[in-house]
RNA sequence: GGACCAGUAGCUCAGUCGGUCAGAGCAAGGGACUCAUAAUCCCUGGGUCGUGGGUUCAAAUCCCCCCUGGUCCACCA
Numbered sequence: 001g002g003a004c005c006a007g008u009a010g011c012u013c014a015g016u017c018g019g020u021c022a023g024a025g026c027a028a029g030g031g032a033c034u035c036a037u038a039a040u041c042c043c044u045g046g047g048u049c050g051u052g053g054g055u056u057c058a059a060a061u062c063c064c065c066c067c068u069g070g071u072c073c074a075c076c077a
Stems, first nucleotide, its partner, number of pairs: 001073007010026004019057001028044005050066001052064003
C1' cells in the first nucleotide's frame, strides 16, 4: 500500500431483503423475602447505533469520506 471483517447501554452481544417505542443477558440503583448475608423474585435508570456527509416520506440497516481494532496479502529501505 491492497482486500476482507468488526465498531449498538458500564461489559458481552442480538437486531442489517429500510418502516412495531432501539433490545437481551450480566453489571448498577431501589424494593420483597431472611435474624442477617447469599440465592431467588419484582421494579427502575442508563444509547445522538464510531465521526461527518448523502439518498429517502422514513436509515442502526443503503451509498461516500474519515477514525479505531482485527485477519490476510504485498512491498521493503

Predicted 3D model of a 77-nucleotide RNA (transfer RNA) from a Kiritimatiellia bacterium. The organism belongs to Kiritimatiellia, within Bacteria. It matches the Rfam family "tRNA". Rfam classes the family as a transfer RNA. The prediction has a mean pLDDT of 81.